[in-house]
A computed fold for a 72-nucleotide RNA from a rhizosphere metagenome, annotated as transfer RNA.
The coordinates come from a structure-prediction model, not an experiment, and the mean pLDDT is 83.
It matches the Rfam family "tRNA". The family's RNA type in Rfam is transfer RNA.
The sequence is in RNAcentral, with records from MGnify.
RNA sequence: GAGCUUAUAAUUCAGUGGUAGAAUGUGCCGCUCAUAACGGCAACGUCGGGAGUUCAAUUCUCUCUAAGCUCA
Numbered sequence: 001g002a003g004c005u006u007a008u009a010a011u012u013c014a015g016u017g018g019u020a021g022a023a024u025g026u027g028c029c030g031c032u033c034a035u036a037a038c039g040g041c042a043a044c045g046u047c048g049g050g051a052g053u054u055c056a057a058u059u060c061u062c063u064c065u066a067a068g069c070u071c072a
Stems, first nucleotide, its partner, number of pairs: 001071007010024004018055001026042005048064005
């Protein structure tokens, strides 16, 4: 220098145009003599930034940023 991949909850990840989810973690409650385990409930997201297409975008397009990989 060229090309490709990834970016979603505190963490690890799903989600191929129509209400953003799971597990782990966190808080509270139950259970127990007690703790762990187990069970129940709850909170936590401007879906990396910006723009475009569309009635409607996490999803499609462009660009920027960051990380990674390949080639030279």